[in-house]
RNA sequence: GGAGGAGGUCGAGCAGUCGCUCACCGCCGACGCGGUGGGAGGAAAGUCCGGACUCCGCAGGGCAGGGUGGCCGUUAACGGCGGCCCCGGGCGACCGGGGGAAAGUGCCACAGAAAACAGACCGCUGCGGGCCUACGGCUCGCAGCAAGGGUGAAAAGGCGAGGUAAGAGCUCGCCAGGCCCGUUCGUGAGAGCGGGCGCUGGGUAAACCCCACCCGGAGCAAGACCGCGCAGAGGGCGCUCGGCGGAAACGCCGGGCACGAGUGGCCCGCUCGAGUCCCUCGGGUCGGUCGCAUCGAGCCUGCGGGCGACCGCGGGCCCAGACGAAUGACUGCUGCUCCCGCUCGUUGGGCGGGAGGACAGAAUCCGGCUUACAGACCUCCUCCGGCG
Numbered sequence: 001g002g003a004g005g006a007g008g009u010c011g012a013g014c015a016g017u018c019g020c021u022c023a024c025c026g027c028c029g030a031c032g033c034g035g036u037g038g039g040a041g042g043a044a045a046g047u048c049c050g051g052a053c054u055c056c057g058c059a060g061g062g063c064a065g066g067g068u069g070g071c072c073g074u075u076a077a078c079g080g081c082g083g084c085c086c087c088g089g090g091c092g093a094c095c096g097g098g099g100g101a102a103a104g105u106g107c108c109a110c111a112g113a114a115a116a117c118a119g120a121c122c123g124c125u126g127c128g129g130g131c132c133u134a135c136g137g138c139u140c141g142c143a144g145c146a147a148g149g150g151u152g153a154a155a156a157g158g159c160g161a162g163g164u165a166a167g168a169g170c171u172c173g174c175c176a177g178g179c180c181c182g183u184u185c186g187u188g189a190g191a192g193c194g195g196g197c198g199c200u201g202g203g204u205a206a207a208c209c210c211c212a213c214c215c216g217g218a219g220c221a222a223g224a225c226c227g228c229g230c231a232g233a234g235g236g237c238g239c240u241c242g243g244c245g246g247a248a249a250c251g252c253c254g255g256g257c258a259c260g261a262g263u264g265g266c267c268c269g270c271u272c273g274a275g276u277c278c279c280u281c282g283g284g285u286c287g288g289u290c291g292c293a294u295c296g297a298g299c300c301u302g303c304g305g306g307c308g309a310c311c312g313c314g315g316g317c318c319c320a321g322a323c324g325a326a327u328g329a330c331u332g333c334u335g336c337u338c339c340c341g342c343u344c345g346u347u348g349g350g351c352g353g354g355a356g357g358a359c360a361g362a363a364u365c366c367g368g369c370u371u372a373c374a375g376a377c378c379u380c381c382u383c384c385g386g387c388g
Base pairs, nucleotide, nucleotide: 001384002383003382004381005380006379007378008377009376010375012334013333014332015331016330017329018328020039021038022037023036024035025034026033027032041359045370046369048368049367050366051365052364053219054218055217056216060268061267062266063265065215066214067213068212069211070084071083072082073081074080085098086097087096088095089094099210100209104208105207106204107203108202121149122148123145124144125143126142127141128140129139130138131137132136157175158174159173160172161171162170176200177199178197179196180195181194182193183192184191185190223290224289225288226287232281233280234279235278236277238257239256240255241254242253243252244251245250259273260272261271262270263269298317299316300315301314302313303312304311305310336356337355338354339353340352341351342350343349344348
């Protein structure tokens, strides 16, 4: 210098004018006005995961359903993140993937004879028959063969030797893989070493399925309170046993059986069933306050532990908050990028003019993931080339 790999930061700045919203203060208690201070993002987005918080006659078992999937950590939790393991790709920095296809079932386009109980299309070989120009060739029939060709993403390990009529892990040697046993190391996934077995078994689980673990449901329109407003109608509260009270009707307590409701799939179980109650239909309100934005898995910073994700301690800070939903617009200068012209000491510099400036926008709050993004910058690393 060239070509790359990984990670991170920012995403215009300043001034002026006119506006918006929230809090506090003042004028004045209100409307309003004035002053001071705060006022979008790295993704606020998609709403895909996980939690906090709130409510639901408790949430317990089974079935069904959903999710996750190497191992060990990290965390409030996770499908996130970190380190490690294995496989694949790359010369490399590094990147991608991850239970089981050797439990069973299903499926595998096109091409091809055949796509999983392998398979005779071209072939190779034996035997028998026929014909001919007869050590051979052609043809018919019956058998054998997975070597060679061809198709395909994939054709049932690879190379060599023996063997055979021809062949074939049929046998043997080497190589690759798999399974089993032993041993060493590691928390573990696994790795190394030694031995045995010719075991060679296609893909697909975001197809069913199997294994292990996890999951109660609904969601800030949760939920609480105040105010306003309205019109009711139908249904439900059973049977029985024992005890007590009572003259009786009946009431109270306890148990059993039905029935209904809840446990937003089903069964069992559990809970509730009588009162200003429960269910269904109908009617009404649809305003305000809280939740909710000063205290949090909070932000900044220093130190310490850990390879790291992360954790601990100390110091400092308080940092948007609406509900037809604020956070904006214009002008000037500077800076950046691009284009045009002139010029100079010309991979560039100077001057003048013009244009551009992304993706997007809080809505209960956090931790992640994913997706979008004009442009600018930083750090570390790899390979190649040159010079010293």
A computed fold for a 388-nucleotide RNA from a Pseudomonadota bacterium, annotated as Bacterial RNase P class A. The coordinates come from a structure-prediction model, not an experiment, and the mean pLDDT is 77. The gene name in the source record is rnpB. Lineage of the source: Bacteria > Pseudomonadati > Pseudomonadota.